The part of an RNA shown here (small-subunit ribosomal RNA, central domain) has 350 nucleotides and comes from an uncultured prokaryote.
Its mean pLDDT, the model's own confidence on a scale to 100, is 90.
The full RNA is in RNAcentral, with records from ENA.
It matches the Rfam family "Bacterial small subunit ribosomal RNA". Its family is annotated with ribosome and structural constituent of ribosome in the Gene Ontology.

[in-house]
Context: one part of a larger RNA
Parts: sequence; structure tokens; C1' cells
RNA sequence: CUGGGCGUAAAGCGCACGUAGGCGGCUUAUCAAGUUGGGGGUGAAAGCCCGGAGCUCAACUCCGGAACCGCCUCCAAAACUGGUAAGCUAGAGAUCGGUAGAGGAGAGUGGAAUUUCCAGUGUAGAGGUGAAAUUCGUAGAUAUUGGAAAGAACACCAGUGGCGAAGGCGACUCUCUGGACCGAUACUGACGCUGAGGCGCGAAAGCUAGGGGAGCGAACGGGAUUAGAUACCCCGGUAGUCCUAGCUGUAAACGAUGAACACUAGAUGUUGGUGGUAUCAACCCCGCCAGUGUCGUAGCUAACGCAUUAAGUGUUCCGCCUGGGGAGUACGGCCGCAAGGCUAAAACUC
Repeated sequence: CUGGGCGUAAAGCGCACGUAGGCGGCUUAUCAAGUUGGGGGUGAAAGCCCGGAGCUCAACUCCGGAACCGCCUCCAAAACUGGUAAGCUAGAGAUCGGUAGAGGAGAGUGGAAUUUCCAGUGUAGAGGUGAAAUUCGUAGAUAUUGGAAAGAACACCAGUGGCGAAGGCGACUCUCUGGACCGAUACUGACGCUGAGGCGCGAAAGCUAGGGGAGCGAACGGGAUUAGAUACCCCGGUAGUCCUAGCUGUAAACGAUGAACACUAGAUGUUGGUGGUAUCAACCCCGCCAGUGUCGUAGCUAACGCAUUAAGUGUUCCGCCUGGGGAGUACGGCCGCAAGGCUAAAACUC
């Protein structure tokens, strides 16, 4: 390279946007680059292959053929691909009217709880555990009542419910803002899909600077347990967790399943919308579209299982895999303040 693959065996980039490139709907005309047919030229000889001949055979040599799978050129064809021109509306977009939503950003507000402080009542314990102890408490704790302060998180609603490309998003109000769905349409007219590089977003932890610090709590100290206990349990507790600005760029970043389009039995739940039926009205019921679950046919699969949300049947484009260890390591390069990240071997060994 060919081939075969990527849910769980090795293998889908964490996710998007998008450059080059690749691929691309229907109709007509035209060109003839690809394509197809035919002619011509060339494709040295030797060698290889086939047939024959000559050395006694063979190796070897000679003769003839084939082959040289290619390139150039001329003529012709016009279905398909491509170019050009013109047109179309089923893809895509757009307009109008509605709808649902923890989608994002900023500002403000609220109640419960916790802790601390102040004051009152009150007295000897409280706390904690398997049992204890460290710890707190007669300088008045725990409990209880009133008041104040602070920070963080938002019980119930809450639902294989919703929204978002993914990470993720959950008290309430306001402002700004992205996307989706449904119904209608007399607009544009292929404007599309994918996407190497690139660029952006990206949980937690971590880093820089400045704030903040209630609770929790790596490290650390102490008490227990134990043969030991650098743990599990208990009492404390720093960084951190929170905010602002920046950095880091990784996760079992998972559906371990790339994106897009088309096709291929059904049954049942649920969310949003809409049409019909019905009604005083709200439901119920029958359909359609979009999402989200469960079960299941054909088919697929090594099996498990998947099954209109495919792992089925096809097309396009990208990424990735090629025995285990060494190793996601060394070296080099790029990035980073650092921690480290990205790219990525070999010897050797089984």
C1' cells in the first nucleotide's frame, strides 16, 4: 500500500465553528477534459513467456512469435462524471404567527438551615462512639428565648421531565442575549454535506494577583482501633472549596457508539406543538410533527445485545486501529509561570 475493522476484543478527536480539499438535487442546450470505440506512431536490443533449431544432452547459442499491461496523435460517440449557458423547487435558507424550556451573561432580592457574637432563663454536664477517649463546660457549657453578623447552598415543586454542540445548567425578580419546535407562506433558487490544517468552547483538581472565608475539608496535630494502622471511626484543622481578572486544556470529557442524508413491522409511556372530534368549559378520544424512554419483528452481532434515537440496508466526508510488555515512556519540537500537556519512537523481552 492492498485488505479488514473501530458499543464491550486494538481502534470515534471532549465538543463546536470553519479554510483548503473531497462529495453533491431536478430539467434543457452545448463543449468534449474524464469516459468509450476505431486508426496511426512509439514502446531499442538482450532478458522473461510460447513454438522450433544447433552444439551427443543440458547449461548455452540461434530463428520465429507473443508480450512490453504505457505514452503520444487523429477520427468518432455523447449515456454517465466534469465545464459553460438557461431554467426549476422536493435540499438549504428566509418571512409571518404562536409555543415550551435549570440555554447563556449582568444586576438586585428572599426564606430555611449552619456557625459566631450580645442579652435573658437555667444548672452540671455536653459532645462523640461498636465501646471509648482526645475535645467543650462552674471564668456557667449543652438546652431554650430574643437580637445581631457572615458566608455558602437553594428543601418541597422534581419527573429514564426540560434546555444546551459538548463541558454543563435547578430559589425569586428585572435587563441583555443564543438556539429549538409547531402552524402558515405568493420570498431566494442548490446558496448544500463533511472537514486535513486553523480557531474557539471545554468538569474537577491545580497555578498567578487581589478579595472573601459560615459549613465542609487534602496536608497536618491529637484520640481510638490494631501485632502494626503513615488507614477506615472520633476531636481539631491549613490550602482549597466562593468572588473578580488571567492561566492550565485534561477526565470512565461515556451512549465507552464521529457528522450528514435516505430507506426498512409494530406495541406502549412521557414532554412540546398542532389538526379533527366533542363540550357551557376543561378533559377524554382519533391523527400529524419534533423530542425523550421501555419492549419487540426482519436484519445484524463472536456472544452480550442493537433494533425508525440501529450496532439493520446504502451513500458522502473526516478521525482512528494493526500482538503483550517496554510506553503514552525517552529524545527532539511546540505550548505552559509551574504542575504538566500535545506530538511520539527504539533497543530489549514474551